[in-house]
């Protein structure tokens, strides 16, 4: 330099154009308990970025950024 893959709550991971973005673990609060743990209920927390397509984009397209693999 070329080709390909990936980028979502703190972490892991769903979401084949209608999202008020779901789940698990973790975190916070309440209940339960003499206390702790376990359990139950509730809560906060996310689409790398800039454009394009579209009535509507996490989803489709392009550039850039970051990570990975292969080739030279």
């Nucleotide at each position: 330099g070329c080709u390909c893959c990936c980028g979502u709550c703190g972490u892991c991971u769903a979401u084949c154009g209608g999202c008020u973005a779901g789940g698990a673990c973790g975190c916070c609060g309440c209940c339960u308990u003499c206390u702790c743990a376990a359990g139950g209920c509730g809560g906060a927390a996310a689409g790398g970025u800039u454009g394009g397509u579209u009535c509507g984009a996490u989803u489709c397209c392009a550039g850039c950024c970051g990570g990975g693999a292969g080739c030279g």
Transfer RNA from Bradyrhizobium ottawaense, 72 nucleotides, folded computationally. Rfam family: tRNA. Rfam classes the family as a transfer RNA. The RNAcentral record of the sequence draws on ENA.